The prediction has a mean pLDDT of 81. Predicted 3D model of a 98-nucleotide RNA (SAM riboswitch aptamer (S box leader)) from uncultured Priestia sp.

[in-house]
RNA sequence: UCUUAUCAAGAGAGGCGGAGGGAUAGGCCCUGUGAAACCUCGGCAACGGACUUUAUAGAACCGUGCCAACUCCCACAAGCAGUGCUUGAAAGAUGAGA
Numbered sequence: 001u002c003u004u005a006u007c008a009a010g011a012g013a014g015g016c017g018g019a020g021g022g023a024u025a026g027g028c029c030c031u032g033u034g035a036a037a038c039c040u041c042g043g044c045a046a047c048g049g050a051c052u053u054u055a056u057a058g059a060a061c062c063g064u065g066c067c068a069a070c071u072c073c074c075a076c077a078a079g080c081a082g083u084g085c086u087u088g089a090a091a092g093a094u095g096a097g098a
Base pairs, nucleotide, nucleotide: 001098002097003096004095005094006093007092012041013040014039015038020030021029022028024075026073027072042067043066044065046064047063048062049061051058052057071091076088077087078086079085080084
């Protein structure tokens, strides 16, 4: 980079650090009652391997992953209708394969 599956659930504290962060644009939200990053312990269970099980499921061993808000909403198009609702894409994230 390409293909494919899923994305309405779930899951915290401390240390350190000092102003950002939530992918991007527009909103809106979180944040000195301390952001991001990094470290330690803990947890969730999305995918692949493996274990148990007739299957369903269970457990959490391994490899990644994740632990504010529906992927926070939205972007493009269609339909219904009066700028809102629904659906499908696009884009993004994660896993697996090449």
The sequence is in RNAcentral, with records from MGnify. Lineage of the source: Bacteria > Bacillati > Bacillota > Bacilli > Priestia. RNAcentral records the identical sequence in 2 taxa.